The RNA shown here (transfer RNA) has 72 nucleotides and comes from a Patescibacteria group bacterium. It matches the Rfam family "tRNA". By type it is a transfer RNA. Rfam describes the family as follows. Transfer RNA (tRNA) molecules are approximately 80 nucleotides in length. The coordinates come from a structure-prediction model, not an experiment, and the mean pLDDT is 81.
RNA sequence: GUGGCUAUAGUGUAAAGGUUAACACACGAGAUUGUGGCUCUCGCGAUUCGGGUUCGAUUCCCGAUAGCCACC
Numbered sequence: 001g002u003g004g005c006u007a008u009a010g011u012g013u014a015a016a017g018g019u020u021a022a023c024a025c026a027c028g029a030g031a032u033u034g035u036g037g038c039u040c041u042c043g044c045g046a047u048u049c050g051g052g053u054u055c056g057a058u059u060c061c062c063g064a065u066a067g068c069c070a071c072c
Stems, first nucleotide, its partner, number of pairs: 001071007010025004018055001027043005048064005
């Protein structure tokens, strides 16, 4: 340089155009316990960035950024 893949809560994954972006772990509060752990309830927290298409975009298109793979 060319081609391809990936980017979603602190972490790991769903959502394949549709009405509150879901789940698990973690974290916080409470219940329980003599204390801690286990367990239960509640809460917190996210779509890499900029445009475009669309009534509607995590999803489709273009570009950028970062990471990874292959070739040269």